[in-house]
RNA sequence: GCGCUUGUGGUUUAGUGGUAAAAUUCACCGUUCCCAACGGUGAGCCCCGGGUUCGAUUCCCGGCGGGCGCA
Numbered sequence: 001g002c003g004c005u006u007g008u009g010g011u012u013u014a015g016u017g018g019u020a021a022a023a024u025u026c027a028c029c030g031u032u033c034c035c036a037a038c039g040g041u042g043a044g045c046c047c048c049g050g051g052u053u054c055g056a057u058u059c060c061c062g063g064c065g066g067g068c069g070c071a
Stems, first nucleotide, its partner, number of pairs: 001070007010024004018054001025043006047063005
């Protein structure tokens, strides 16, 4: 330098053209003599910019970051 692939809460991972989900995490409450465990409530995310579309996290292009391969 070229090609392929990937980017979603703090972490790990689903997901789909129309309100984004689970586990974990954190805070508070309940239970307990205390802790743990358990239950409840809440908080927290679609890498950036453009295009297509009535509507984009999803499709397309570019950029940036990660991974793999070739040179």
This is a predicted structure of a 71-nucleotide RNA (transfer RNA) from Nadsonia fulvescens var. elongata DSM 6958. Its Rfam family is "tRNA". Gene Ontology term of the family: triplet codon-amino acid adaptor activity. The coordinates come from a structure-prediction model, not an experiment, and the mean pLDDT is 80. The source organism's lineage runs through Eukaryota, Ascomycota, Dipodascomycetes, Nadsonia fulvescens and Nadsonia fulvescens var. elongata.